[in-house]
RNA sequence: UAGUUAUCAAGAAAGGUGGAGGGAUUAGACCCUAUGAAGCCUUAGCAACCCUUAGUUCCCAUAACUAAGAAGGUGCUAAAUUCUAUCUUGAUGCUGAACAUGUUUCAGCAACUUUUUUAGUAUAAUCAAGAAUAGAUAACGA
Repeated sequence: UAGUUAUCAAGAAAGGUGGAGGGAUUAGACCCUAUGAAGCCUUAGCAACCCUUAGUUCCCAUAACUAAGAAGGUGCUAAAUUCUAUCUUGAUGCUGAACAUGUUUCAGCAACUUUUUUAGUAUAAUCAAGAAUAGAUAACGA
């Protein structure tokens, strides 16, 4: 470092140092921050992945599950992984068409032209849910 599995709307901060950024990355939004950011140190806490103990299944072990715990290894201690981005579905809405004229049916809803840059044209979407991608953490692991 590739990979596998699980989890990610809960929970838990003070002090010192430091001195301007930070919220992983790209873009946008929003937020935190001189009432002091990041980083580092100390102490405290949260949680229960590893772990400890007991029990059940089991001939035994492994293993799985359940309950309790917190000594140790990690992790974490603003906001859902801060939110959105890709796909699907649904609701509402908009545009156009059809005729059977209405609680109707169908199609579409953001890009297109251009080799590219430039330039030009057009722009009615909003909300919710789920999934994916990416990421974080733990355990395993070649």
The RNA shown here (SAM riboswitch aptamer (S box leader)) has 142 nucleotides and comes from an uncultured Flavobacteriaceae bacterium.
Its mean pLDDT, the model's own confidence on a scale to 100, is 76.
The model forms 97% of the base pairs in the Rfam consensus.